[in-house]
């Protein structure tokens, strides 16, 4: 260069094919509860605007499409 895989809370994933109901699951972090006390269990809460576009399509995009970045692999 050329090609494929990806980028969604602090971490790691789902949702993408098939556009639509408040973007969810595990842990982690906060509070309470239970316990002599910790851990564990139990409730409950805070934390995103989906990698960038004041770019397109549509009533309506994380999702289709177009271009850029950045990871990570292959092949030259």
């Nucleotide at each position: 260069a050329g090609c494929g895989a990806g980028g969604u809370g602090g971490a790691g994933c789902a949702g993408u094919c098939u556009g639509g109901u408040u973007a969810g699951c595990u842990c982690g972090c906060a509070a309470g509860g239970c316990c002599c006390a910790u851990a564990a269990c139990c409730u409950u809460g805070a934390g995103g605007u989906c990698g960038c576009a004041u770019g397109g399509u549509u009533c309506a995009a994380a999702u289709c499409c177009u271009g850029c970045c950045c990871u990570c692999g292959c092949u030259a």
Overview
This is a predicted structure of a 76-nucleotide RNA (transfer RNA) from an archaeon. Its Rfam family is "tRNA". The family's RNA type in Rfam is transfer RNA. Its mean pLDDT, the model's own confidence on a scale to 100, is 82.